[in-house]
Molecule: small-subunit ribosomal RNA
Organism: uncultured Thermoanaerobacterales bacterium
């Protein structure tokens, strides 16, 4: 000092993976907001272009001038010469101007960092130290004069100083030559010797001294050689540090040499020869990109990103060249040439470079004052004062960062109003606010007032009247921003309604959004919040630390081998690695610790740690490695074996298929799910016999061999490769993996030659299909064969690289060996090849000495899907095509394994009126009814496969009624309550209206007190106001009810166990049942809701009870009759019991559950029926039963009331009745139930009427009386197969019933009319026994009735069922799945429009960069230099002469 993880793939899980977040950070921008203050920090873009000002000068103690004063001397008074002293600076001269400042274009480089070397160099200025400083001589500015120019500037002429410049001398060191010693491997270094060349400058001031002189002497200060030292710098080397191999070959001064220039030095730095080097997969060349480093962010580290400020290195200076001064520069505010640009301008020609500081403009999300001082700190010139100093100090500006303060404190519950919510009770806001007590930080206002200042004293402060200190007054002047679905801390109402918007990811918004917007509340942090860019983390998602490859991405198709990794054992050595000790260096600043200083902090300062690194040295010697020598356990040989479809090449054999001759023979072969097409009377098929000619070898044969893969199969015969055992004879690690390259390398496919029987891509042609460029068929070319030569790819798989080594086991099989053995069988064992299992591994599945176990070498290869094995490029290829390999763009998954469901035209096992097997209809007919459709003011809603369609509706003329049109009404038809008021409601009459309302008369209240006036209550009415009312809207916001899989047998749970998990177990198995019904077996043992029972009704029997129900015997008694007494015997009603359990035999079966046959019994195997519907599915129905949130409507979507409609009607369709007849219709006549109803009712006799029905009113609130006639059925007659005596439909007439009222719009009656219709396509319904079929009969609803429905009752009463292949539908097991909204699933291509990224592309253009070549600016060098020139030499001169320069010409060279 020290590591935290979360959403998100699924129904749901466990793994891969990827995207996203939560943290820090920033030269930051941008939105809202904004009070002090301190320390920082402020063009990352256009190295775009720049008005203006400043940014480098300074010395008079280096020289000449120049002014002023004051003197002196002169004097033609005009002045001139000096002199002191003071001031100036334009030139000369001398340092500076290469530093200080800026800036990141260049630059992949010895550019930078580091560690060295320079025996290969320089160094002004500064410091030591030794010497010196002596003669002589000359010019140019400035001045002047003249002359060009617009202007910048410029020529001549001519005077002049100097520390300017030239030369002489002198020279221990100093350099250059030759020669000696030493030292060293050499370069070279120390030391001597001859010779040669190389210097120089003065001032001024203090002091004394003086001959007063332009003097002397000491100091100081400056010059001249040298030598040492500092500091600076050149050069050089070794190590670091950036991507692309779709850049793999590069390089001619290249690379070395000789020798020569050159430089301050070495060097191809350059040139003349010579050689032919050099540099590269450990990445040259070549591209992109970029200054690099201390150090900064980050991160547990390791690492990764990055280089703003502040230091240290380089490089720029408008762009590209070049020199020149000078110690230093190839010079940012110097110079020369080209270019670009901009400015002047007289058109000749000049002039300029803010990447100095401020500013400006443009660009851009964006980045400041054209401030003050040189007080300090450096700098630069000077002896100094001192000048200069946008370096620097210091102010402004900007929340840009960090750091520190403040908007107050404390009390204060009537928990105020006031907002918001709300179950209306309240609850939040909230001690918060008011109020009360205080206190002044900060700001304001006065008063005081610094240090920063150094040297011996004094002056000397931009910041600054700042910084602190004292006072004064007042809570006064000072809070915001972001979020509250989940990650993520924070929740409620409104608004909107897949719109408008949100979102960092999964995702939110389609009428109740904690997700949008706005409010309250609330949560975060606060003078700042938040948003986006970016960098790190988290990410073990590039894995040294730290990951992977059997199925998730990933083992190269095989093998021999190159480099290069790695390497048995033992001994001695050496010391590269490696370890320890010792030194240097690692700069300051940052960072760490510990201390101080600004009131704290930030910030600063001091010290100390650290800086992992590099270098020098001493040592150690295990290990690695280098070198020597030994060993045999690793590899290799050698000898004895036996085994193989191993490789190649020859030569050979048989079956069988075609085809070709022949014989024999006759009509069909052939082929299919059935067909055709095809061949066959010119004789097929079929059989025989004989021939050609190709491929491929049946049995044997095997989870058998054999080989590195790929692949290899009739026999023999050469030729050759590998393996295995055994022996322990030889060698001595010879070994192992293998980039690059080379070689094998199925089918397909290419080129040339051959061959060519089957077989078959393409092709044709027959089917099948909607279609069938397919699946079947019939044919039929390539190809398949052989030679030779290319391709190089596959699920070339064991989806498993190769080598070594260790790690229970059982069993099989192929090839050897050994022991014991008569054979056999066993036993050890080595090599190969297979099942099964342990330990261990693995996400799981599975692997498990043939590991996917432990481990150690070496090489391949992943890093989310898509886009893509694609493009482009470059390699191979005759071609097909391979190899190699991206990007934009887009998605939040894409995946693996495994689980539970669901699905299957997957399997298995079962069940149901599920098929079959039967009966009877449905679909045609006419009506009836329901729904659609249309139509209408309105045709009210609601139900829509099964599971709406005679359904809600068990009853629409008015009501109902919800709909539509008109006519009224507004506290309301109902309900509560509260004021005021009146005394009624109500009844009756009458008038208007269609009621509904309206109006006018008449008549009418009740109880208590009472002070007799009243007053209080009830009850009504009127008004007002709170409300009421809605069949308005959401079944997708609900309760509640229901349908429906389905009376199927399931559904489940606790405990254990297994599994990491989802889950499994149980619940599966083997049997059995109607049943998860029961045995049995089992890592399960139990339970629970469902099944079954238990209840009801029914079918026998018993008991008891006996009216209103029976009536057998006894009595009476009718026209007749249980009509009377009477009885319980019957029947029957009630009540209560038995009774049926597989009890009981037999046989199956497992001695079992149970089945199966039987006996007894009214009944026999859940008796028959009915009630009863697990758990869940359909967002199934229903808001118009009913509750009910939300919403919507309030003179209307509420109410009231009259008509209308719900009853239409070209169609369509579901449910039914009626029937088409003779097993029938019609008439007589005759017989036998049952459940039920009945007082605003049922309604008997009787009577009338064809009738329906009236009349009548006895009896019954019913086992008593009525509905009530039961029908079919039996008996007799008629019809005689026809549209009919069959069939009713639609019309006409009369009627009758209910009802206020039958016109839309009721039923029934009697007459008459008398239609479809003659058994009903496709398809399709119910039923399995007292069933179906038929036959009446009641009920509920109801005035009535559309009733041919709907619930019930009995009466007659059948036919089948082989059987489970199929069709629905359903239950267990499995099994595959890329389906879970779960097959009505999920998915694939193409087309259309329109948008977005990307490749190509004739060809056109722009820009970088390289090469060739021309042309050559300034320049520098070399040549020349008849022109030009003070100093030096000869020389009186005048000229020569030495030396230099113009020019000019060559080499070189930018644009």
């Nucleotide at each position: 000092c020290c590591g935290a993880g979360a959403g998100u793939u699924u129904g749901a899980u466990c793994c891969u993976g990827g995207c996203u977040c939560a943290g820090g950070a920033c030269g930051a921008a941008c939105g809202c907001u904004g009070g002090c203050g301190g320390c920082g920090u402020g063009c990352c873009u256009a190295a775009u272009g720049c008005a203006u000002g400043c940014a480098a000068g300074u010395c008079g103690a280096g020289c000449g001038g120049g002014c002023u004063a004051c003197g002196a001397u002169c004097u033609u008074c005009g002045g001139a010469u000096u002199g002191u002293a003071g001031c100036u600076u334009a030139g000369c001269g001398g340092c500076g101007a290469a530093c200080g400042g800026g800036u990141g274009a260049g630059u992949a480089a010895c550019a930078c960092g580091u560690a060295g070397g320079u025996g290969a160099u320089c160094u002004a200025c500064c410091c030591u130290u030794c010497a010196g400083a002596g003669g002589a001589g000359g010019a140019c500015a400035a001045c002047c004069u003249c002359a060009g120019g617009a202007a910048a500037c410029u020529g001549a002429g001519g005077c002049u100083a100097a520390a300017c410049c030239u030369u002489c001398a002198u020279a221990c060191g100093u350099u250059c030559a030759c020669u000696g010693g030493u030292a060293g491997g050499g370069a070279u270094a120390c030391u001597g010797g001859u010779g040669a060349a190389g210097a120089a400058a003065g001032a001024g001031u203090u002091a004394c001294c003086u001959u007063a002189g332009u003097g002397g002497u000491a100091g100081c200060u400056g010059c001249u050689g040298a030598a040492g030292g500092a500091u600076g710098a050149g050069c050089c080397u070794g190590c670091g540090g950036c991507c692309c191999a779709u850049c793999a070959g590069g390089u001619a001064g290249u690379u070395g040499g000789u020798g020569a220039g050159g430089u301050a030095a070495c060097g191809g730095c350059u040139c003349a020869c010579c050689a032919a080097g050099c540099c590269g997969a450990a990445g040259a060349c070549g591209g992109g990109u970029a200054a690099c480093c201390g150090g900064u962010c980050u991160g547990a580290g390791a690492g990764g990103a990055u280089g703003u400020c502040c230091g240290g290195u380089c490089a720029c200076a408008c762009u590209g060249g070049g020199a020149c001064u000078g110690a230093g520069a190839u010079a940012c505010g110097g110079c020369c040439c080209a270019g670009a640009c901009u400015c002047c301008u007289a058109c000749g020609g000049g002039a300029g470079g803010c990447a100095g500081c401020a500013g400006u403009u443009g660009g851009g999300a964006a980045u400041c004052u054209u401030a003050g001082g040189c007080a300090a700190u450096g700098g630069a010139c000077g002896a100094a004062a001192g000048u200069c100093u946008g370096a620097c100090c210091u102010a402004g500006c900007g929340a840009c960062g960090c750091c520190g303060c403040g908007u107050g404190a404390g009390g204060g519950a009537a928990g105020a109003a006031g907002g918001c919510c709300u179950u209306c009770g309240g609850g939040u806001u909230g001690u918060a606010a008011a109020c009360c007590u205080c206190u002044g930080u900060c700001a304001u206002g006065g008063g005081g007032g610094a240090a920063g200042a150094a040297g011996g004293a004094a002056g000397u402060g931009a910041c600054g009247g700042u910084a602190c200190c004292c006072c004064a007054a007042g809570a006064g002047g000072a809070a915001g921003c972001c979020c509250c679905u989940g990650c993520u801390a924070a929740c409620u109402a409104c608004g909107u309604g897949c719109c408008a918007g949100c979102a960092g990811c999964c995702g939110c918004g389609g009428u109740a959004a904690u997700a949008c917007g706005u409010a309250g509340g609330g949560g975060g942090c606060u003078a700042g919040c938040g948003u986006u860019a970016u960098c790190c983390g988290g990410a073990a998602u590039u894995a040294u630390u730290g990951g992977g490859c059997g199925u998730a991405a990933a083992g190269g198709g095989c093998g021999a081998g190159u480099a290069g990794g790695c390497g048995g054992u033992u001994u001695g050595u050496u010391a590269a690695g490696u370890c320890a000790g010792g030194u240097g260096u690692g700069a300051a600043a940052u960072u760490u610790c510990a201390g101080g200083g600004c009131u704290c902090a930030a910030c600063c300062c001091u010290g100390u740690a650290a800086c992992u690194g590099c270098g020098c040295u001493u040592g150690a010697a295990a290990c690695u490695g280098g070198c020597a020598g030994g060993c045999u356990a690793g590899a290799g040989g050698a000898c004895a074996g036996g085994a193989g479809a191993g490789g190649g090449a020859a030569g050979u054999g048989g079956a069988a298929u075609u085809c070709c001759c022949g014989g024999u023979g006759u009509a069909g072969c052939g082929g299919u799910g059935a067909a055709a097409u095809g061949c066959g009377u010119a004789g097929a098929u079929a059989u025989c016999g004989g021939g050609a000619g190709g491929a491929a070898c049946a049995c044997c044969a095997g989870u058998g061999g054999c080989g590195a893969a790929g692949g290899c199969g009739g026999c023999u015969u050469c030729c050759u490769g590998g393996a295995c055992u055994g022996u322990a004879c030889c060698u001595g690690a010879c070994g192992c993996u293998g980039a690059u390259g080379a070689g094998c390398g199925a089918a397909a496919g290419c080129u040339g030659g051959g061959g060519g029987a089957g077989c078959a891509a393409a092709c044709a042609g027959g089917a099948u299909u909607a279609g069938a460029u397919a699946c079947c068929c019939u044919g039929g070319u390539a190809g398949u064969c052989c030679c030779a030569g290319c391709u190089g790819u596959a699920a070339a798989c064991g989806a498993u690289g190769a080598g070594u080594g260790c790690u229970a086991g059982g069993u099989g099989u192929g090839g050897g060996g050994g022991g014991c053995g008569a054979c056999a069988a066993u036993c050890c064992u080595c090599c190969g090849u297979g099942c099964c299992g342990c330990a261990g591994u693995u996400a799981a599945c599975g692997c498990a000495a043939u590991a996917a176990g432990c481990a150690c070498u070496c090489c391949g290869c992943c890093u989310g899907g898509g886009g893509a094995g694609u493009a482009c490029g470059g390699c191979c290829g005759c071609a097909a095509g391979g190899c190699u390999a991206a990007a934009a763009c887009u998605c939040a998954a894409a995946g693996g394994a495994a689980u539970u469901g669901a699905c299957g035209g997957g399997g298995g096992c079962c069940c149901g009126c599920a098929c079959a097997a039967g009966c009877a209809g449905u679909g045609g007919a006419g009506c009836g009814u329901g729904u659609g459709g249309u139509u209408u003011a309105a045709u009210u809603c609601g139900a829509g496969g099964c599971a709406a369609c005679g359904c809600g509706c068990a009853g629409a003329a008015c009501c109902u009624u919800a709909c539509c049109a008109g006519g009224g009404u507004u506290u309301g038809a109902c309900a509560u309550c509260a004021u005021a008021c009146c005394g009624a409601c109500g009844u009756c009459u009458g008038u208007a209206g269609a009621a509904a309302c309206a109006c006018a008369g008449a008549u009418u209240u009740c109880c208590g007190c009472u002070u007799a006036g009243g007053c209080g209550g009830a009850c009504g009415g009127u008004a007002u106001g709170a409300c009421a009312g809605g069949u308005g809207u959401u079944g997708c916001a609900u309760g509640g009810u229901u349908g429906u899989c389905g009376u199927c047998a399931g559904c489940u749970c606790g405990u254990g166990u297994c599994g990491u998990g989802a889950g499994a177990u149980g619940u599966u198995g083997g049997g059995u049942u109607a049943a998860g019904u029961c045995c049995c077996g089992c890592a399960a043992c139990g339970a629970g809701c469902g099944u079954a029972a238990c209840c009801c009704c029914u079918a026998u029997c018993c008991a008891a009870u006996g009216u209103u129900g029976c009536c057998a015997a006894c009595a009476g008694g009718u026209a007749g009759a249980g009509c009377u007494g009477g009885g319980g015997a019957c029947u029957c009603a009630u009540u209560g019991g038995a009774g049926a359990c597989u009890g009981c035999c037999g046989g199956a079966a497992a001695c079992g559950a149970u089945c199966u046959g039987g006996a007894g019994g009214a009944a026999g195997g859940u008796g028959g029926g009915g009630a009863u519907g697990a758990g869940g599915u359909c967002a199934a129905a229903u808001c118009a039963u009913c509750a009910u949130g939300g919403c919507c409507c309030u003179u209307a979507a509420g109410c009231c009331c009259u008509g209308g409609g719900c009853u239409a009607c070209a169609c369509a369709c579901g449910c039914g009745c009626u029937a088409c007849a003779a097993u029938g219709g019609c008439c007589g006549g005759u017989a036998c139930a049952a459940c039920g109803g009945g007082c605003a009712g049922c309604g008997a006799a009787g009577g009338a009427g064809c009738g329906a029905u009236c009349c009548g009113g006895a009896g019954c609130g019913a086992a008593u009386c009525c509905c009530a006639a039961a029908a079919a059925g039996c008996c007799g007659g008629c019809c005689c197969c026809a549209g009919u005596u069959g069939g009713a439909a639609u019309c006409g007439c009369a009627g009758g019933c209910u009802g206020c009222a039958a016109c839309u719009c009721g039923c029934c009656u009697g007459c008459g009319u008398g239609a479809a219709c003659a058994u009903g396509g496709a398809a399709u319904u119910g039923c399995u026994a007292g069933u179906a079929a038929u036959c009446g009969c009641g009920a509920a609803u109801c005035a009535g009735c559309u009733a041919c429905g709907u619930c019930g009752c009995g009466g007659u009463g059948a036919a089948u069922a082989c059987g489970u292949u199929c069709c629905c539908g359903g239950g267990c097991c499995u099994u595959g799945u890329a389906c879970a909204c779960a097959c009505c699933g999920c998915c694939c291509g193409u087309c259309a429009a329109g948008c977005c990224a990307u490749g190509g592309a004739a060809g056109c253009u722009g820009g970088c960069a390289a090469c060739a070549c021309c042309c050559g600016a300034a320049g520098u060098c070399a040549g020349u230099g008849a022109c030009c020139c003070a100093a030096c030499c000869u020389g009186c001169a005048a000229a020569g002469g030495a030396g230099g320069g113009a020019g000019c010409u060559g080499c070189c060279g930018a644009a």